Predicted 3D model of a 164-nucleotide RNA (Lysine riboswitch aptamer) from Candidatus Ventrimonas merdavium. RNAcentral holds the sequence, with entries from MGnify. Lineage of the source: Bacteria > Bacillota > Lachnospirales > Lachnospiraceae > Ventrimonas. Model confidence (mean pLDDT): 80 of 100.
[in-house]
RNA sequence: AAGUAGAGGUUGCGCGAAGCAUCAGUAGGGCGCCGGAUGUCUCCAGAGACAGAGGAUGGCGCUUGAAAGGGCGGGCGCCGAAGGCCGCAGGGAACUGGGAUCUGCCGCCUGGGCAUCCGGUGAAGAACCGGAUGACUGUCAUCCUGGCGGAUGGAGAGCUACUU
Repeated sequence: AAGUAGAGGUUGCGCGAAGCAUCAGUAGGGCGCCGGAUGUCUCCAGAGACAGAGGAUGGCGCUUGAAAGGGCGGGCGCCGAAGGCCGCAGGGAACUGGGAUCUGCCGCCUGGGCAUCCGGUGAAGAACCGGAUGACUGUCAUCCUGGCGGAUGGAGAGCUACUU
């Protein structure tokens, strides 16, 4: 240097069928009343089309009543597992432009989970993402120690074992 195997664990990481709770007695539908000019084309703008005084949007009452996204999840695949950020390319619900967002690639950052605080996403006091701080934990180096162990520092491009 290369190859193979392997170890971290307060929930290690990712994916995730059925089902469950949440979303929510919300959106929407039906009926009635009020009201009186806008509304729709499912994120925005434009253009165009369409609905609307035979009453639009809206409000109230009664009734009916979801889904997506996010979470849990048997199990599966794994230990740069994976996640985040910038950029590029492509997709992105009728037409044009943009956006949310999805996919792929280059580069950079993060050893791991946890708690607290701050910011963001979110219906959410759930959950997730980022940052700071704190202790914990695995590992290596140096130093100390009779030993158990301790202190400081580092980063996964690391560490351990075997083979060449």